[in-house]
This is a predicted structure of a 349-nucleotide part of an RNA (small-subunit ribosomal RNA, central domain) from an uncultured bacterium.
Context: one part of a larger RNA
RNA sequence: CUGGGCGUAAAGUGCGCGCAGGUGGUCUUUUAAGUGCAAUGUGAAAGCCCCGGGCUCAACCUGGGAAUUGCAUUUCAAACUGGAGGGCUAGAGUACGGUAGAGGGAAGUGGAAUUCCACAUGUAGUGGUGAAAUGCGUAGAUAUGUGGAGGAACACCAGUGGCGAAGGCGGCUUCCUGGACCGAUACUGACACUGAGGUGCGAAAGCGUGGGUAGCAAACAGGAUUAGAUACCCUGGUAGUCCACGCCGUAAACGAUGAAUACUAGCCGUUGGGAGCCGUUGGCUCUUAGUGGCGAAGCUAACGCGAUAAGUAUUCCGCCUGGGGAGUACGGCCGCAAGGUUAAAACUC
Repeated sequence: CUGGGCGUAAAGUGCGCGCAGGUGGUCUUUUAAGUGCAAUGUGAAAGCCCCGGGCUCAACCUGGGAAUUGCAUUUCAAACUGGAGGGCUAGAGUACGGUAGAGGGAAGUGGAAUUCCACAUGUAGUGGUGAAAUGCGUAGAUAUGUGGAGGAACACCAGUGGCGAAGGCGGCUUCCUGGACCGAUACUGACACUGAGGUGCGAAAGCGUGGGUAGCAAACAGGAUUAGAUACCCUGGUAGUCCACGCCGUAAACGAUGAAUACUAGCCGUUGGGAGCCGUUGGCUCUUAGUGGCGAAGCUAACGCGAUAAGUAUUCCGCCUGGGGAGUACGGCCGCAAGGUUAAAACUC
């Protein structure tokens, strides 16, 4: 390389969009690049293979044939792939009418709670633990009440509920805005799928500048525990967590399962639509798009998967090739840095 693979053994890019490329519905006319038949030329000789001949045989030598699966030119064919022309509507999309939703961005606003401040009542404890102590408190704490300040998060509803491509999204109101689903018609007429590079988004932590800081809390300090305790427990507490703008670009970014399409027994839930029937606050049946639980066949090393496939097939991309060395070194690119990405070898078992 081929082959074989990628849920858990090595292996699906974190997720979109998309240029090139690859692949592509149905009918018809045409072309003849691919494709197929035939012919001609060429495919040196030797060798290999087949049939003979010569050295007593053989090795060896020698005659003929076959083969040389290739290339070029010409004639013909037109099913399939491709090119060109013309149609079609089942893929895809647009219009119309509805539906649900923590989808996104901005502004405003609400109550509960914690903390702090002021005042009032009130007196000796409080807090914390396995037990304690550090801490707080007669300069009046804890507790209770009233008022105020400020920041952050939104109890119940809440649900193997919903939305989003993923990350993710949860008080309420308004504005702007993306997508999905359903229904019956009309329109466009293959406009599609995938997608190396590229480009955008991308939890938390971290970084830069400027704000903010109630609670929590790396680091740090103290108290305990312990043989020790740079921990677990306790009392404090700074970055950070929050906001704006800019960077970083990684996660067990997980369904550890790439995207698209078609087909293949059933049963039971649930969410958003639609239709029909009946005795119409309701029930039953069918259908569609999600989302769950079991299971036929089949698949699987087993576990398990099983119409949301890990089944049966097709198209395209990514990735794997014994363990360690190592996701490291060097170099390149990116970054303010932290570092990220691309990515070996010696050696060793």